Context: one part of a larger RNA
RNA sequence: UGACGGGGGCCCGCACAAGCGGUGGAGCAUGUGGUUUAAUUCGAUGCAACGCGAAAGAACCUUACCUACUCUUGACAUCCAGGGAAGCUUGCAGAGAUGCGAAGGUGCCUUCGGGACCUCGAAGACAGGUGCUGCAGGCCUUUCUUCAGCUCGGGUUGGAAAAGGUUGGGUUAAUCCCGGCAAGAAGGCCACCCUUUUCCUUUGUUUCCAGGGAUUAGGGCGGGAACUCAAAGGAGACUGCCAGUGAUAAACCGGAGGAAGGUGGGGAUGACGUCAAGUCAUCAUGGCCCUUACGAGUAGGGCUACACACGUGCUACAAUGGUGCAUACAGAGGGCGGCGAACCUGCGAGGGGGAGCGAAUCUCAGAAAGUGCAUCUAAGUCCGGAUUGGAGUCUGCAACUCGACUCCAUGAAGUCGGAAUCGCUAGUAAUCGCAAAUCAGAAUGUUGCGGUGAAUACGUUCCCGGGCCUUGUACA
Numbered sequence: 001u002g003a004c005g006g007g008g009g010c011c012c013g014c015a016c017a018a019g020c021g022g023u024g025g026a027g028c029a030u031g032u033g034g035u036u037u038a039a040u041u042c043g044a045u046g047c048a049a050c051g052c053g054a055a056a057g058a059a060c061c062u063u064a065c066c067u068a069c070u071c072u073u074g075a076c077a078u079c080c081a082g083g084g085a086a087g088c089u090u091g092c093a094g095a096g097a098u099g100c101g102a103a104g105g106u107g108c109c110u111u112c113g114g115g116a117c118c119u120c121g122a123a124g125a126c127a128g129g130u131g132c133u134g135c136a137g138g139c140c141u142u143u144c145u146u147c148a149g150c151u152c153g154g155g156u157u158g159g160a161a162a163a164g165g166u167u168g169g170g171u172u173a174a175u176c177c178c179g180g181c182a183a184g185a186a187g188g189c190c191a192c193c194c195u196u197u198u199c200c201u202u203u204g205u206u207u208c209c210a211g212g213g214a215u216u217a218g219g220g221c222g223g224g225a226a227c228u229c230a231a232a233g234g235a236g237a238c239u240g241c242c243a244g245u246g247a248u249a250a251a252c253c254g255g256a257g258g259a260a261g262g263u264g265g266g267g268a269u270g271a272c273g274u275c276a277a278g279u280c281a282u283c284a285u286g287g288c289c290c291u292u293a294c295g296a297g298u299a300g301g302g303c304u305a306c307a308c309a310c311g312u313g314c315u316a317c318a319a320u321g322g323u324g325c326a327u328a329c330a331g332a333g334g335g336c337g338g339c340g341a342a343c344c345u346g347c348g349a350g351g352g353g354g355a356g357c358g359a360a361u362c363u364c365a366g367a368a369a370g371u372g373c374a375u376c377u378a379a380g381u382c383c384g385g386a387u388u389g390g391a392g393u394c395u396g397c398a399a400c401u402c403g404a405c406u407c408c409a410u411g412a413a414g415u416c417g418g419a420a421u422c423g424c425u426a427g428u429a430a431u432c433g434c435a436a437a438u439c440a441g442a443a444u445g446u447u448g449c450g451g452u453g454a455a456u457a458c459g460u461u462c463c464c465g466g467g468c469c470u471u472g473u474a475c476a
Base pairs, nucleotide, nucleotide: 001476002475003473004472005471007470008469009468010467011466012465013464015460016459019424020423021422022421023420026315027314028313029312030311031310032309033308034306035305042053043052065301066300067299068298069297070296071295074126078125079124082120083119084118089102090101091100092099093098108115109114128290129289131288132287133286138283140278141277144273151185152184156163157162168178169177170176193267194266195265196264198235199234200233201232202231203230204229207225208224209223213221215220238261241255242254244252245251317417321376322375323374324373325372326371327370333364334363335362338357339356343352344351345350383414388409389408390407391406392405393404394403430452431451432450433449434448435447436446
């Protein structure tokens, strides 16, 4: 000087407390461990692994694993000598890769020598490796932490390690002000960026429809550009104004005006460093290793196994509910190998159909909780829907291993969950649906979007984590 302390002081954080809803019990989905297996490919392991990875989507492919059958200059790249353009059609054997054949066929440039492209086969240089090492390293990333800290050069102090600045008083989310052997500076904080909340100007089609007109099933039409909305440009919030407190400072408290008030809400933004944290399987790469195999091709299987254990979720256990009928209101997105309307058909998943739309026009698209009426009356039920049987639909060469969905039947556990434990302070929690990416098909996951919309916070004694000062130390 640090680090540590079941030392002290000050301060902060959904850290506790005050509340609301969960997990832990049930069934299922999904990931992991374990076990099993020919293989169940590999990685990730306290917080910071476990609905995690390019897992934004394993039937084949993917695919890296296993079994079987095959290839050896190779599936892929460059070079050299030689043949043929390529491609297309087709027979036999085979699970296919592949092997043995058949038929026909010539293009482009040319200085007519040949060349470019593609392809066949030989010899080698070489290719290839999702093989090992993340404890060789790059790039990228997590975490402490969006915490307020981390430092520098000259000057000054000390013999030196070092100190000081950066401590103290006040204040803040950070900051900042005053004092002071300190005076300055860099990376951080803040601001600048995006979005949301209010208004103005401009422009009105595919948007809108107030007034007036003609129609009437519809802003459907003539028309209009007020309003909504859409962008583009501006205005607006700065403790700016007033009063009080304070050291006359920084600031704090209250008020006015205002759509908004004290960083207005949200996002992006992550200092110096820590964990030899993660990644050699994104990529690239040093070293080591394999080279008729640890490389490559094909078919089938596996990654989907199942006495069990854990994590994360979904659905429930019901009346603030279930069911039936009627009826209202979003936002944000996607669409040409696409979205697919009306209409017809099927109980339904769907099928037929093909208008319109590269989309403010058409379409996915019916929002759901809600509201009105009716019914059920406390029961393992008209709750709950697992499981199983049968019949189907769709995608796709192909749904047996191993897809999703529909209909009929079946109707399990479950009556609110032990110890323990998690999230959340406002348009938040809770609850309700919608969309997208990936994608042929395959979400209870992920990412976004809106609808309805709470309770509580006395406070900082305690638990956890963090910041500053100080103290002890046999630790570095």

A computed fold for a 476-nucleotide part of an RNA from Bibersteinia sp. 9-2234-47, annotated as small-subunit ribosomal RNA, 3' major domain. The coordinates come from a structure-prediction model, not an experiment, and the mean pLDDT is 83. NCBI's taxonomy places the organism under Bacteria, Gammaproteobacteria, Pasteurellales, Pasteurellaceae, Bibersteinia.